[in-house]
Context: one part of a larger RNA
RNA sequence: GAGUGAACGCUGGCGGCAUGCCUAACACAUGCAAGUCGAACGAUCUUUGGCAGUUUAUCGUCAGAGGUAGUGGCAAACGGGUGAGUAAUACGUGGACAAUCUUCCCUCGAGCGGGGGAUAACUCCGGGAAACCGGAGCUAAUACCGCGUGAGACCACGUCCUGGCAUCAGGAUGGGGUUAAAGCUCCGCAAGGGGCACUUGAGGAGGGGUUCACGGCCUAUCAGCUAGUUGGCGGGGUUAAAGCCCACCAAGGCGACGACGGGUAACCGGUCUGAAAGGACGACCGGUCACAAUGGCACUGAGACACGGGCCAUACUCCUACGGGAGGCAGCAGUGGGGAAUUUUGCUCAAUGGGGGAAACCCUGAAGCAGCGAUGCCGCGUGGAGGACGAAGGUCUUCGGAUUGUAAACUCCUUUUGCUGGUGAAAAAUAGCGGCGUGAAUAACGCCGACUGAUGGUAACCGGCGAAUAAGCCACGGCUAACUUCGUGCCAGCAGCCGCGGUAAGACGAAGGUGGCGAGCGUUACUC
Numbered sequence: 001g002a003g004u005g006a007a008c009g010c011u012g013g014c015g016g017c018a019u020g021c022c023u024a025a026c027a028c029a030u031g032c033a034a035g036u037c038g039a040a041c042g043a044u045c046u047u048u049g050g051c052a053g054u055u056u057a058u059c060g061u062c063a064g065a066g067g068u069a070g071u072g073g074c075a076a077a078c079g080g081g082u083g084a085g086u087a088a089u090a091c092g093u094g095g096a097c098a099a100u101c102u103u104c105c106c107u108c109g110a111g112c113g114g115g116g117g118a119u120a121a122c123u124c125c126g127g128g129a130a131a132c133c134g135g136a137g138c139u140a141a142u143a144c145c146g147c148g149u150g151a152g153a154c155c156a157c158g159u160c161c162u163g164g165c166a167u168c169a170g171g172a173u174g175g176g177g178u179u180a181a182a183g184c185u186c187c188g189c190a191a192g193g194g195g196c197a198c199u200u201g202a203g204g205a206g207g208g209g210u211u212c213a214c215g216g217c218c219u220a221u222c223a224g225c226u227a228g229u230u231g232g233c234g235g236g237g238u239u240a241a242a243g244c245c246c247a248c249c250a251a252g253g254c255g256a257c258g259a260c261g262g263g264u265a266a267c268c269g270g271u272c273u274g275a276a277a278g279g280a281c282g283a284c285c286g287g288u289c290a291c292a293a294u295g296g297c298a299c300u301g302a303g304a305c306a307c308g309g310g311c312c313a314u315a316c317u318c319c320u321a322c323g324g325g326a327g328g329c330a331g332c333a334g335u336g337g338g339g340a341a342u343u344u345u346g347c348u349c350a351a352u353g354g355g356g357g358a359a360a361c362c363c364u365g366a367a368g369c370a371g372c373g374a375u376g377c378c379g380c381g382u383g384g385a386g387g388a389c390g391a392a393g394g395u396c397u398u399c400g401g402a403u404u405g406u407a408a409a410c411u412c413c414u415u416u417u418g419c420u421g422g423u424g425a426a427a428a429a430u431a432g433c434g435g436c437g438u439g440a441a442u443a444a445c446g447c448c449g450a451c452u453g454a455u456g457g458u459a460a461c462c463g464g465c466g467a468a469u470a471a472g473c474c475a476c477g478g479c480u481a482a483c484u485u486c487g488u489g490c491c492a493g494c495a496g497c498c499g500c501g502g503u504a505a506g507a508c509g510a511a512g513g514u515g516g517c518g519a520g521c522g523u524u525a526c527u528c
Stems, first nucleotide, its partner, number of pairs: 001528004006524005013380006019373002021338001026336003030333003035074003040071002043068009053059001081291003091215007100208003105204007113147001115145002122137006152179004157174007183196005217263003224254003229251004234246003266288004270281004293314005316327004344370001346369003352366001353364004383413004393404004418465006427455001433449005472517005477498003483512005493500002
């Protein structure tokens, strides 16, 4: 000098864009943060209309609309948070998988036949303070289970061909074995057709998994480490190779090119600095990893060993009828605590994106916005022009004057900002709706129109008013731009270094003046 997720002191007008628990991965009141589908299913409630009989209480039946818990499907493995652990099961770069998986999506092919038994909801009964649980009975499905078919796929076998990087890989063909499915809705009188689903293959895209090489901290006051340890054979296991696990066999494997141990630490794209080399760092944003009170475990599933799922143990908190139960903010706000220190218990799904749904739409503390903080960067303003050999006051004085100083007053002007009045956005185009075109079509597609904004009556623009509402902080001995007077008297104090202060202190304190920066200025801390 530059920089910072900064803090502290004094001061503080506005706007835009960013950014805001670096400490206790400490404990958490309260609300919200993951639902959705009735076009999968049975039931039930409310309501509208029609019909039938009426005993005028209402009841039955049909059709429609809306809601509710449950069965079922998809989602909940994403999105959001944090950085504890981890020095390598991580990350970065480049390879390998002939050792691999993949829901939804896209392309291409084939299929979707016919049955069965249950169970929640519901009703009844019972237990419990509660959480909740048990028994009996009834019922549906795109829930569950057989049967049929088997193109294809998979499995083992036979024959043949092609290729390769060792194990081998791909293909053709033969006869065996195993293995599927579900409906809903729209149009239609129907036949049939369309859409969305369903089953089974091949390929793709995107996403994982495994593995190899190299790379990036400190410590030798850590020198030897290792028994599933290193390798083999055989098995188990996994989507998949493998001591991943097991039995047996062998005695190996690693290490001064630093093993093993200890300390510290998420890694990277990058950020800061520097002429570069390098050094330091890894907030925000983006990629990867790990974690979800602590430790362990599996279940479901295409995907988890699962933040707002489950089980067990531990600590803590809460409820209890003492028998037993409930909970997990490192999601968004917010509270206590710790700390030098870090925000609102806000608005909206209008946009972007995500989940569900045929769609309308619903959900979304993701996100978009607003609020708070000079925390940072950038921009603007606090007026402009004229105005005396120069007011007053202050300060100094050699008492002549000098300086503050064109500064003020005063005159003219302007109105950014401010206050006030009005107009008033872009961000919105889809979907759905209406119309038109094409089309057999009310499907699909294309065009047009109206509708849809949290921010926000905001930004912006147009008027009105009036210089009106707006300047401080630090320094002035040298380094280092800027000087005098008074007070003090080695005192009080200053200080980054050198050093000032003991009676004329340009270094302390105050005043006047000056210098620097300016809505900031200084100090402290840290990095280069």

About this RNA: Model confidence (mean pLDDT): 82 of 100. A computed fold for a 528-nucleotide part of an RNA from an Elusimicrobiota bacterium, annotated as small-subunit ribosomal RNA, 5' domain. It matches the Rfam family "Bacterial small subunit ribosomal RNA".